Notes:
Predicted 3D model of a 362-nucleotide part of an RNA (large-subunit ribosomal RNA, domain IV) from Candidatus Aegiribacteria sp. The coordinates come from a structure-prediction model, not an experiment, and the mean pLDDT is 87.
Context: one part of a larger RNA
This record gives sequence, C1' cells and structure tokens, in this order.
RNA sequence: CUAUGGUUAAGGAACUCGGCAAAAUUAUCCCGUAACUUCGGAAGAAGGGAUGCCAGAUCUGGUGACGAUGUUUACCAUCUGAGCUGGACCUGGCCGCAGUGAAAUGGCCUGGGCGACUGUUUACUAAAAACACAGGUCUCUGCUAAGUCGCAAGACGAUGUAUAGGGACUGACACCUGCCCGGUGCUGGAGCGUUAAGGGGAAGGGUUAGCCUUCAAUUAUGAUGGCGAAGCUUUGAACUGAAGCCCCAGUAAACGGCGGCCGUAACUAUAACGGUCCUAAGGUAGCGAAAUUCCUCGUCGGGUAAGUUCCGACCCGCACGAAUGGUGUAACGACUUGGGCACUGUCUCAACCAUGGACUCG
Repeated sequence: CUAUGGUUAAGGAACUCGGCAAAAUUAUCCCGUAACUUCGGAAGAAGGGAUGCCAGAUCUGGUGACGAUGUUUACCAUCUGAGCUGGACCUGGCCGCAGUGAAAUGGCCUGGGCGACUGUUUACUAAAAACACAGGUCUCUGCUAAGUCGCAAGACGAUGUAUAGGGACUGACACCUGCCCGGUGCUGGAGCGUUAAGGGGAAGGGUUAGCCUUCAAUUAUGAUGGCGAAGCUUUGAACUGAAGCCCCAGUAAACGGCGGCCGUAACUAUAACGGUCCUAAGGUAGCGAAAUUCCUCGUCGGGUAAGUUCCGACCCGCACGAAUGGUGUAACGACUUGGGCACUGUCUCAACCAUGGACUCG
C1' cells in the first nucleotide's frame, strides 16, 4: 500500500449524482396507535413501559406416590392429595455501568410519479414504469366449426358446441369514454361502365393438285413468274364471358384524424360577440411547464439561511386528451423522485488495533 474486521474526542450528511456503505432498530409480554379506506386494511403504524438473581405469600394448571373406602375381585371405581413441575401476581431483599447482560432477532415517518395487486423477464452488464393478470370491448366460428401443423394420411381445437372456441386491443376498482366514414381497411349491395381464361369465328397468311405465262429444247422434259380448290397449318375482329375495380350504403373499444386570418366592450388589457377562408370533422369532459414544456432555472406560493430538484397553483398545451384509453384511487413495490426523525468515520480529518496479501530475507 491492499483486503477483511474492530474502536474513536467534538460535530452529525457538512460526504456524495444520491445517506452508496456503515451505524442505528431488532426478542417476548403489557399499554397505546393517526390520516385515509374498496371497511378487509393501513398496523408490528407511530410512541411508551417491563425483563436478572434470592426468599416468602396468594391464586391457578399438569402429573399423580403412599394411603383409605367400596364392589361385579379387576390392568376396577371413588376419595385423599405427598413429591416433581408450568403460569400469573404481590411483598421483601441482593449485585453490577449495564439483567432479551453473549448470539440469533424490523430503522421509522411523510409528499409526489408509475404500475391496481401475488406473479413473469434479458441463463452470463437491464427485475423495471417492460410482460402477464382478473375484468372490459370488438370481431370470426352452427360443428367435417373457425383457426393451427402437415405433401398427404392424419392430428390439435375437443371426447368441447356460442355461458364454447380462435384472433385483436385495453388492463383491478370508481367516474367516464366526445366529434369525424372524406382517405385506407372491413361488411353489405348492385343497374351501367371496365375486365381473364374459355367459347366464338368475320377476315387474312403459309403450303399445294391443277391452270396460265415466258424461256430453253422441241421427243420425253426442265426452268422463271402468276392465279390457286380441298386438306393441313397459322394469325385472328365482332359477339359472349365471373369475382375484382368503378359505383352505392354501413362501420372508429377498425387504421386513423380532430383548423387559419381579421375586427370588436365607456381607462388599459382581454374578447362572451361578429366577419371571412378552408375541412370529413375542427379536441368535448378531464388533466396540464407533466415519465409529455423547446423558450425555461416560465410566473406565484410552500419548504431551506441559501432549492436548475420537490410540492401546490396558474395556463402562453413548441408538440396532453378519452380502451394506441382519460382522470382519480385504498392496498401492494429489492421501482423512481422530494422532505424529516433517529443513527452513525460518508465527511470536517484522520488515528490506532487485529488477521491475511503485497514487500524484505531464507
């Protein structure tokens, strides 16, 4: 120096991002116990007191010896109650600084946020406000169910049957959940328009028997150009042709969205009011510098001697807002953020001790 442990004058969080760590509390009995509350809790709330040993008295419990009595003579019943022992309480006494004398054995109070709760999670840096949850809503599914796995057979769903099963969102409970269906999605409808394969086959193209023309030979014949039936082949118009799209409705606890400018009141300021433009509709209740507020350490109040944090308000919401839920909420939390009491080597400011290591020698 380092690790672990112990003690410390005076102060007592001045340390620090932050009381991290340590200290303190701790057992049993008795007294006593607030706000709030879903009446269960909160609660071991908080806050107090007692506790050793010796002797004696009283009350009370357990066990139950000797003995006595009785009979149905037995491992019997009843009575008595010695000894041992548990508890409560009272009186007197004794010792120490200290009596749960060591050890084991809650620190507490209070305000806010988030999540209702018990649970679950990143095996090896995250335990949480994340996930789940009971409850709520929507939607699909009539049974050979929907959905899922599999090429299939088959299986799960389910030896279930809409009070059932699948999917999605929300997340106890209380009070509630506003407006918009123009876009996207979904559901329903359907006259026109558009639309595939298929059907259809107008009209062409290719090939060619044969015919015509020209040339050479003129005896067969060969070559060039043209027309061209049937068949085969190929291209293919009109017409026909479903869902879908277009179209018409519905639907937001479907995906989502929920305005701007100007003027106006008898101080000023502000604008209940008016005008105008745009939109599918222009944010309702509630909350609000918030886990959301940039400006911002907003402004006012509280707490401190002093407070970028915290609490209560205000509302100018850069850019809250109603099941991507809104606002509250008792209980709960190894969550997070303020304040306080107690307590302390966290600190002022360091000292000493013990045991390992490091270090020196071997």

The sequence was found in a public genome assembly. Rfam family: Bacterial large subunit ribosomal RNA. Gene Ontology terms of the family: structural constituent of ribosome and ribosome.